[in-house]
Context: one part of a larger RNA
RNA sequence: CCCCCGUUUAGGAACUCGGCAACUUGACCCCGUAACUUCGGAAGAAGGGGUGCUCGAUCUUGUGUAGGGGUUUACCCCCGAAGCAUCAUCGAGUUGCAAUAAAGAGGCCCAAGCGACUGUUUACUAAAAACACAGGACUCUGCAAAGUCGAAUACGACGUAUAGGGUCUGACUCCUGCCCGGUGCCGGAAGGUCAAAGGGAGAGGUUAGCCGCAAGGCGAAGCUUCGAGCUCAAGCCCCGGUAAACGGCGGCCGUAACUAUAACGGCCCUAAGGUAGCGAAAUUCCUUGUCGGGUAAGUUCCGACCUGCACGAAUGGAGUAACGAUUUGGGCGCUGUCUCAACGAGGGGCACU
Numbered sequence: 001c002c003c004c005c006g007u008u009u010a011g012g013a014a015c016u017c018g019g020c021a022a023c024u025u026g027a028c029c030c031c032g033u034a035a036c037u038u039c040g041g042a043a044g045a046a047g048g049g050g051u052g053c054u055c056g057a058u059c060u061u062g063u064g065u066a067g068g069g070g071u072u073u074a075c076c077c078c079c080g081a082a083g084c085a086u087c088a089u090c091g092a093g094u095u096g097c098a099a100u101a102a103a104g105a106g107g108c109c110c111a112a113g114c115g116a117c118u119g120u121u122u123a124c125u126a127a128a129a130a131c132a133c134a135g136g137a138c139u140c141u142g143c144a145a146a147g148u149c150g151a152a153u154a155c156g157a158c159g160u161a162u163a164g165g166g167u168c169u170g171a172c173u174c175c176u177g178c179c180c181g182g183u184g185c186c187g188g189a190a191g192g193u194c195a196a197a198g199g200g201a202g203a204g205g206u207u208a209g210c211c212g213c214a215a216g217g218c219g220a221a222g223c224u225u226c227g228a229g230c231u232c233a234a235g236c237c238c239c240g241g242u243a244a245a246c247g248g249c250g251g252c253c254g255u256a257a258c259u260a261u262a263a264c265g266g267c268c269c270u271a272a273g274g275u276a277g278c279g280a281a282a283u284u285c286c287u288u289g290u291c292g293g294g295u296a297a298g299u300u301c302c303g304a305c306c307u308g309c310a311c312g313a314a315u316g317g318a319g320u321a322a323c324g325a326u327u328u329g330g331g332c333g334c335u336g337u338c339u340c341a342a343c344g345a346g347g348g349g350c351a352c353u
């Protein structure tokens, strides 16, 4: 010097990102116990008191002698002085610094965010606000079900719409507004478009033959190449529906008898212009916004305001008792975290011997 412990005057979080770590509390009995609440809880809330041993009194329970009672007369049942054991209460005394005398054994409270809860997770840096969840909703599926694997068997299911698959939300309470123009899905079938196929008007190649002095020209049948009109499915266009489908939910200007503001009016655009509720928020850039609270002093915190850069309603909105090795702020108690360090124990290291 390092590790792991023990003790400490005065102070008591001044330490620090942060009470991290450590301390405090701790068992049992009695008293007592708030807001809030889903009436179950919260709650061991909080906060107090007691605890050894000896003696005495009272008392509880067990066993049960003597005795009494009953009857089915039995090695029976019931009650039960005594004795023994024992719970508890009260009183008196007594030892010690200290009596759950050692050991083991919750610190507590207030306010807020998130997630309802118990649970699950990154085996080896993340346990959480992430996942799951009961509950809610939409959608598909009529059974040889949809769906999954796939050659088949198979699963779904030896189930049958109170069932099964998929997707979203996530207890509970109050609720869940407007938009179907785009994309998706569902329905429709008049019209437009439209494949293979059918069909074959017509055109080309070839050449028996014919014409021609020749060059060349014409050219049937057959074979062959191409091929128009016409017929024709789904899809798309089209017409409707659908947002707890994917998603979206405006701008400018003016106006009231101080000023300010604008219930009101005008214009433009849109499919429709954000409703309720919440709001500097796990969301607010400007921003340490402004006001209030808490502190001597508060970029955090709590309550408001609303100017929401860029909240908002099952990508759910707002609340919420209980719960949490969750996150944030405050307080009481307590302490070597600190002021500021000291001493001691054990182990290790280094130096000297």
Base pairs, nucleotide, nucleotide: 001348002347003346005344006343007342008341010339011338014337019334027051028050029049030048031047036041038171052094053093054092055091056090057089058088061085062084063083067079068078069077070076071074095099107332108331109330110329111328112327113326114324115323119131120130135169136168137167138166139165140164141163147155148154172319173318174317175316177249178248179247182246183245184242185241186240187239188238191237192236193235197231198230202226203225204224205223206222209218210217211216250268251267252266253265254264277311278308289305290304291303292302293301
Predicted 3D model of a 353-nucleotide part of an RNA (large-subunit ribosomal RNA, domain IV) from a metagenome. The full RNA is in RNAcentral, with records from SILVA.